[in-house]
RNA sequence: GGCAAUGUAGCUCAGUUGGUAGAGCAAACGACUGAAAAUCGUUGGGUCGGCGGUUCAAGUCCGCCCGUUGCCA
Repeated sequence: GGCAAUGUAGCUCAGUUGGUAGAGCAAACGACUGAAAAUCGUUGGGUCGGCGGUUCAAGUCCGCCCGUUGCCA
């Protein structure tokens, strides 16, 4: 340099045919306990990598750029 895959919560990942952004873990708070741990409950947390485009509507489709991984040279 070329090709392919990938980027979504603090972490690991879902998100179907474009139609209200979610789960587990973690965190905070509460219950339980003499106090903890474990367990149970509740709550908070998102520029969906960036900038444009298409559309009534984009995490999803298209273009360019950036990061990561793999293959080829």

Predicted 3D model of a 73-nucleotide RNA (transfer RNA) from Deinobacterium chartae. Lineage of the source: Bacteria > Deinococcota > Deinococcales > Deinococcaceae > Deinobacterium. The RNAcentral record of the sequence draws on Rfam. The coordinates come from a structure-prediction model, not an experiment, and the mean pLDDT is 81.